[in-house]
RNA sequence: GAUCCACUAGCUCAGUCGGCAGAGCACUUGACUUUUAAUCAAGGGGUCCGGGGUUCGAAUCCCCGGUGGAUCA
Numbered sequence: 001g002a003u004c005c006a007c008u009a010g011c012u013c014a015g016u017c018g019g020c021a022g023a024g025c026a027c028u029u030g031a032c033u034u035u036u037a038a039u040c041a042a043g044g045g046g047u048c049c050g051g052g053g054u055u056c057g058a059a060u061c062c063c064c065g066g067u068g069g070a071u072c073a
Base pairs, nucleotide, nucleotide: 001072002071003070004069005068006067007066010025011024012023013022019056027043028042029041030040031039049065050064051063052062053061
């Protein structure tokens, strides 16, 4: 220098062919328990890496950039 992959909740990750953003763990509250843990129930938490474009509509498609990784030179 070129090519490819990843980036979504505090963490690990889903999200199909463009149509209301989700799960597990963690966190908060309650129940249960002598207490803790475990278990059960409920709840909070997101400009989907940034910018632009296409579209009635973008996490998703296109372009540019950023960060991390891999391969080639």
About this RNA: Predicted 3D model of a 73-nucleotide RNA (transfer RNA) from a Clostridia bacterium. The coordinates come from a structure-prediction model, not an experiment, and the mean pLDDT is 80. It matches the Rfam family "tRNA".